[in-house]
Large-subunit ribosomal RNA, domain II from a Bacteroidota bacterium, 685 nucleotides, folded computationally. The source organism's lineage runs through Bacteria, Pseudomonadati and Bacteroidota. The prediction has a mean pLDDT of 84.
Context: one part of a larger RNA
RNA sequence: GCCUACGAGUUACUCCUCACUGGCAAGGUUAAAAUUAUAUUUGAAGCCAUAGCGAAAGCGAGUUCUAACAGAGCGAUUAGUCAGUGGGGGUAGACGCGAAACCUAGUGAUCUAUCCAUGACCAGGAUGAAAGACAGGUAACACUGUCCGGAGGUCCGAACCAUUGUACGUUGAAAAGUGCUUGGAUGAGUUGUGGAUAGGGGUGAAAGGCCAAUCAAACUAGGAAAUAUCUCGUACUCUCCGAAAUGCUUUUAGGAGCAGCCUCAUAUUUAUUGUCUUGGAGGUAGAGCUACUGUUUUGGCUAGGGGGCUUCAUCGCCUACCAAACCAAGGCAAACUCCAAAUACCAAGACACCAUUAUAUGGGAGUGAGGCGUUGGGUGCUAAGGUCCAAUGCCAAGAGGGAAACAACCCAGACUAUCAGCUAAGGUCCCAAAAUAUAUGCUAAGUUGUUGAAAUGAAGUUCAACUGCUAAGACAGCUAGGAUGUUGGCUUGGAAGCAGCCAAUCAUUUAAAGAGUGCGUAACAGCUCACUGGUCGAGCGGUCGAGCACAAAUAAUAAUCGGGCAUUAAGCAUAUUACCGAAGCUAUAGUUUCAAUAGCAAUAUUGAAAGGUAGGAGAGCAUUCUUGCAUCAAUGAAGAAGAAUCGUAAGGUUUUUUGGAGAUUCAAGAAAAGAAAAUGUAGGC
Numbered sequence: 001g002c003c004u005a006c007g008a009g010u011u012a013c014u015c016c017u018c019a020c021u022g023g024c025a026a027g028g029u030u031a032a033a034a035u036u037a038u039a040u041u042u043g044a045a046g047c048c049a050u051a052g053c054g055a056a057a058g059c060g061a062g063u064u065c066u067a068a069c070a071g072a073g074c075g076a077u078u079a080g081u082c083a084g085u086g087g088g089g090g091u092a093g094a095c096g097c098g099a100a101a102c103c104u105a106g107u108g109a110u111c112u113a114u115c116c117a118u119g120a121c122c123a124g125g126a127u128g129a130a131a132g133a134c135a136g137g138u139a140a141c142a143c144u145g146u147c148c149g150g151a152g153g154u155c156c157g158a159a160c161c162a163u164u165g166u167a168c169g170u171u172g173a174a175a176a177g178u179g180c181u182u183g184g185a186u187g188a189g190u191u192g193u194g195g196a197u198a199g200g201g202g203u204g205a206a207a208g209g210c211c212a213a214u215c216a217a218a219c220u221a222g223g224a225a226a227u228a229u230c231u232c233g234u235a236c237u238c239u240c241c242g243a244a245a246u247g248c249u250u251u252u253a254g255g256a257g258c259a260g261c262c263u264c265a266u267a268u269u270u271a272u273u274g275u276c277u278u279g280g281a282g283g284u285a286g287a288g289c290u291a292c293u294g295u296u297u298u299g300g301c302u303a304g305g306g307g308g309c310u311u312c313a314u315c316g317c318c319u320a321c322c323a324a325a326c327c328a329a330g331g332c333a334a335a336c337u338c339c340a341a342a343u344a345c346c347a348a349g350a351c352a353c354c355a356u357u358a359u360a361u362g363g364g365a366g367u368g369a370g371g372c373g374u375u376g377g378g379u380g381c382u383a384a385g386g387u388c389c390a391a392u393g394c395c396a397a398g399a400g401g402g403a404a405a406c407a408a409c410c411c412a413g414a415c416u417a418u419c420a421g422c423u424a425a426g427g428u429c430c431c432a433a434a435a436u437a438u439a440u441g442c443u444a445a446g447u448u449g450u451u452g453a454a455a456u457g458a459a460g461u462u463c464a465a466c467u468g469c470u471a472a473g474a475c476a477g478c479u480a481g482g483a484u485g486u487u488g489g490c491u492u493g494g495a496a497g498c499a500g501c502c503a504a505u506c507a508u509u510u511a512a513a514g515a516g517u518g519c520g521u522a523a524c525a526g527c528u529c530a531c532u533g534g535u536c537g538a539g540c541g542g543u544c545g546a547g548c549a550c551a552a553a554u555a556a557u558a559a560u561c562g563g564g565c566a567u568u569a570a571g572c573a574u575a576u577u578a579c580c581g582a583a584g585c586u587a588u589a590g591u592u593u594c595a596a597u598a599g600c601a602a603u604a605u606u607g608a609a610a611g612g613u614a615g616g617a618g619a620g621c622a623u624u625c626u627u628g629c630a631u632c633a634a635u636g637a638a639g640a641a642g643a644a645u646c647g648u649a650a651g652g653u654u655u656u657u658u659g660g661a662g663a664u665u666c667a668a669g670a671a672a673a674g675a676a677a678a679u680g681u682a683g684g685c
Stems, first nucleotide, its partner, number of pairs: 001685006011092003015089010027048003033042002052059002062074004095233002098230001102223006113197009122187001124156003127152001132147005160184003165180004199215001201211003236620006246259005260367002262364007271357001273352008286339001287337002293333008302323001304322002306319004370395010400411003415590004420586003426580003429564003435577001437576006448566002456551002460548004465543005477535005483508003488502003514529001518527002591610008621674001623671006630664003639658008
């Protein structure tokens, strides 16, 4: 992992409550017990109802508060009760499994910690303390040398004990080892045997270590099914409806209580919803501010202040300083408003819809982590697939078509069947259903073709508007000229058109030619331009706007519009006509539900409806046992395997083979009543 079996809302109660069914009814009913044909009958204690109000005394269709005859609260105008069944609650283990823990009583020191008693063990080698002896030495000691001696938590190193590093091992040879290496090895040494200390206790050269592979409180049994606002699991089918992720409160925040939203029953019976009309309340968007509160720019005018001048001190004068108020012009505001919408909201009326609407009461819930899109805002960076509100849609709980793929974007809400039709969004060259459609432009960048990009730059190109020059010849090219006073004056080493300064930069000759546009020289020279003639022969410039392109343009697999690939497109723009395209709509056939009508009913007709998680309601299938009436079975029961067939489904029936002895329809009843999941339990493979 698979297979088989087992495996979770049960049972009890003098309990509470609601619905349905039945009995009796202003009453209903017995309990224990007795009796009996085991059917019953007796049994009235008790319980509920028949009257309430008040804390109570108490009063009573009333009562309480009160001075009250006021006012207010709770009542009074009748339906209950007993039993059965079902829904929910309560008390119990209370749907099942699951803690870590707590307490009580015991069992453990054959492991290990420390201790006690009694035994055992430590190859070999090295070092050479004290003491002693002898000799020297001293007044005597001291001291020195030699010999002897054999001390030590001494040294090296086996056994023994330990385990430093590393490799292997890691479903191991081993639930801690093996190889190499390493520490101690006469000591606080190692070890045998027997004994002592016990669980909030021991023991501990102290690591919270060890106390039998278990230790921040051992193990075993019991209290015990401890408790678990937590996690997981909770088993057949179909039909109808169908949520919530919000508000308030909470030692509350992943839990609850009440409300909201769902469902079922009953009652009311259109009270609901939409559109239109009419009437309302309002201060948002916008706008405005010489209408307030604030804020703000420029100018004017002018208090006050600063600075300067003046004076012995005042007085006085000036000011491209700051500046209130005022004037002119111009702005801003969530906590400004002289103004002021659209929507939305409230009410009334009319009309539409004729619906599984609405409201109330009662039974049963679930939800109380929400998410995304669009719009209006707060917060944040007008950041976030951010966060917090409001309105709305969708996902959640929604399948189908489109967007390559893609919960929430676009289209559209799946009762069933069909090898029928029409459309939506979106598409129509091929992959791939349908136009290589029509008409007119644009784009040359593969821009683009299903994600997106700016400032800025630019004789890309198309279109439009305005404007200048032009057959008295424009624009471009070519050709020729481009001079003189003069090297203007100043400056300067030099300054001659061209370092710099000055001058309204003048004048002459001219077809035209600046006291000079740029290059150049040390300064000149030289080249060139403006300007003009000739040649040529028809358009050439400027400004502004629009369309499509270009650069700006940078990311991790070599790359890509989904791909192929596409250039008068299969790109972009405008217009048009066809077609394709969904579980939408239609057609044909059928199922179920609800409503209306007809009917006693069965049923029929008509209309509408039938996505669905949590959840509510309804109807069924199957299993085991019991009762009753029956039935089948050795001419083959149950069970097993295959096939056929019937039913919307759970499932049913028949038949073949196997099997070899029980099985079962129908009508009821009762449940140990349905497994794919619980790291489920047991067994097997």